This is a predicted structure of an 87-nucleotide RNA (Glycine riboswitch aptamer) from Sporolactobacillus sp. THM7-7. The organism belongs to Sporolactobacillus, within Bacteria. It matches the Rfam family "Glycine riboswitch aptamer". Rfam's curators write: This family represents the bacterial glycine riboswitch. The prediction has a mean pLDDT of 83.

């Protein structure tokens, strides 16, 4: 000095899953039905003081979420700020 790399901001891009009955104009409210890519929870291999610990996810559960839009959305693109030689 900034190359990986990581944070944070702003913009963009971004899926999935429903009919049904009562309301009645507020996209509400009930049962069942179903999605998973906010968040939460679980856990293999492996490791280790081995009674157990530790131990990821885009898996798996589905607690919350959500099933016109909308909002939110895991991830990601560029930009600009921090940081950073691990490149």
């Nucleotide at each position: 000095a900034u190359g990986a790399c990581g944070g944070u901001a702003u913009a963009g891009g971004g899926a999935g899953a429903g009919g049904c009955g009562c309301a009645u104009g507020u996209a509400g409210c009930g049962a069942c039905g179903c999605c998973g890519a906010a968040g939460g929870a679980g856990c293999a291999a492996a490791c280790g003081a081995u009674c157990c610990g530790u131990g990821a996810a885009u898996c798996u559960c589905u607690c919350a979420g959500g099933c016109a839009a909308a909002c939110a959305g895991a991830c990601u693109u560029a930009u600009g700020c921090c940081g950073g030689a691990c490149g």